[in-house]
RNA sequence: UGAUAAAGGCAAACUUGCCGAAAGGCAAGGACGCAAAGCUAUGGGUCUAAUGUUCCUCGGGACGAUGACUGCCAAGCCGCCAAA
Numbered sequence: 001u002g003a004u005a006a007a008g009g010c011a012a013a014c015u016u017g018c019c020g021a022a023a024g025g026c027a028a029g030g031a032c033g034c035a036a037a038g039c040u041a042u043g044g045g046u047c048u049a050a051u052g053u054u055c056c057u058c059g060g061g062a063c064g065a066u067g068a069c070u071g072c073c074a075a076g077c078c079g080c081c082a083a084a
Base pairs, nucleotide, nucleotide: 001082002081009034010033014029015028016027017026018025019024032071038077039076040075042074043073044072045069046068047067052063053062054061055060
């Protein structure tokens, strides 16, 4: 630095089951894609809103991360193959 190579790897949507208030996660199936789509919520961003606070016409509404997302962008750490 990343080929239309090779050894291999991951797995979006969707489906089923389980966990969760939800967002979402885990497992199996499945492949849209990925050269860090490996790891860490550190900065920004996004999602949810249970406990709580508050309003209410008692139906509900608003706020709110301590919950999530690394396959949104950075940052940090680590790493396979190949070329030079």
A computed fold for an 84-nucleotide RNA from Cohnella candida, annotated as c-di-GMP-I riboswitch aptamer. RNAcentral holds the sequence, with entries from Rfam.